Background
This is a predicted structure of a 74-nucleotide RNA (transfer RNA) from Candidatus Komeilibacteria bacterium CG_4_10_14_0_8_um_filter_37_78. Rfam family: tRNA. It is annotated as a transfer RNA. The prediction has a mean pLDDT of 81.
RNA sequence: GGGUGCAUAGCUCAGUUGGUUAGAGCGCGGCUCUUAUAAAGCCGAGGUCGAUGGUUCAAGUCCAUCUGCACCUA
Numbered sequence: 001g002g003g004u005g006c007a008u009a010g011c012u013c014a015g016u017u018g019g020u021u022a023g024a025g026c027g028c029g030g031c032u033c034u035u036a037u038a039a040a041g042c043c044g045a046g047g048u049c050g051a052u053g054g055u056u057c058a059a060g061u062c063c064a065u066c067u068g069c070a071c072c073u074a
Stems, first nucleotide, its partner, number of pairs: 001073007010026004019057001028044005050066005
């Protein structure tokens, strides 16, 4: 240089051919329980889905460019 994949909550990830509220586990906060802690149960906070444009009535999902990371190849 050429090519492929990934980017969604603090972490690890899901999101089924674009459709009406963006989720799970762990973690975090509160409550119950306990002498206290842990475990268990219940409740809650936390995201503008890497960035910028585009397509569409509608985009986490499709398209383009850019950024970061990983890999293949010369």
Record summary: The source organism's lineage runs through Bacteria, Bacteria candidate phyla and Candidatus Komeiliibacteriota.